This is a predicted structure of a 97-nucleotide RNA (c-di-GMP-I-GGC riboswitch aptamer) from a Planctomycetia bacterium.
RNA sequence: ACUGACAAAGGCAAACCCUGGGUGACCAGGAGACGCAAAGUAAAGGGUCUUUAAAAGAUUAAAUAGUCAUGUAAUAAAGACAGCCUUACUGCCGAAG
Numbered sequence: 001a002c003u004g005a006c007a008a009a010g011g012c013a014a015a016c017c018c019u020g021g022g023u024g025a026c027c028a029g030g031a032g033a034c035g036c037a038a039a040g041u042a043a044a045g046g047g048u049c050u051u052u053a054a055a056a057g058a059u060u061a062a063a064u065a066g067u068c069a070u071g072u073a074a075u076a077a078a079g080a081c082a083g084c085c086u087u088a089c090u091g092c093c094g095a096a097g
Base pairs, nucleotide, nucleotide: 002097011036012035017030018029019028020027021026034083040089041088042087044086045085046084047081048080049079050078051077052076053075057068058067059066060065
């Protein structure tokens, strides 16, 4: 440095339900535990979702080419999610290896 135990101490809290906020994704609090060794923090990349626009086009630097569309929502903008993955930063305990 890595790993992280049928260990110990402590921690977080999915779904459902209640109250409040938001057009919405969802958020805050209460209650509750499915799970979690980063389920701590940050929306930078991917992803999913929401709202609005978009009615035949859109996108790739461009094309006669490719891709996605014309049943639909590609695409654009603004957002949500850190308990989807990556990334960055921080961090409790410590047996064996």